Notes: Transfer RNA from a Patescibacteria group bacterium, 74 nucleotides, folded computationally. Its mean pLDDT, the model's own confidence on a scale to 100, is 81. Its Rfam family is "tRNA". The sequence was found in a public genome assembly. The source organism's lineage runs through Bacteria and Bacteria candidate phyla.
[in-house]
RNA sequence: GGGGCCGUAGCUCAGUUGGCUAGAGCGCCGCGCUUGCACCGCGGAGGCCAAGGGUUCGACUCCCUUCGGCUCCA
Repeated sequence: GGGGCCGUAGCUCAGUUGGCUAGAGCGCCGCGCUUGCACCGCGGAGGCCAAGGGUUCGACUCCCUUCGGCUCCA
């Protein structure tokens, strides 16, 4: 320098033939249970989907550029 994959909640990830209001597990907070803790049950907070631009009535999803990570080639 070139090719491929990836970036979504604190962590690990799902969701992409464009359209419900963006989800799960763990973690965190509250309540119940318990003498208390843990386990378990119920509820809740937490994301402007890496950044910017474009296409579209409408973008996490399609296109372009940039940034970062992994990997292959040179």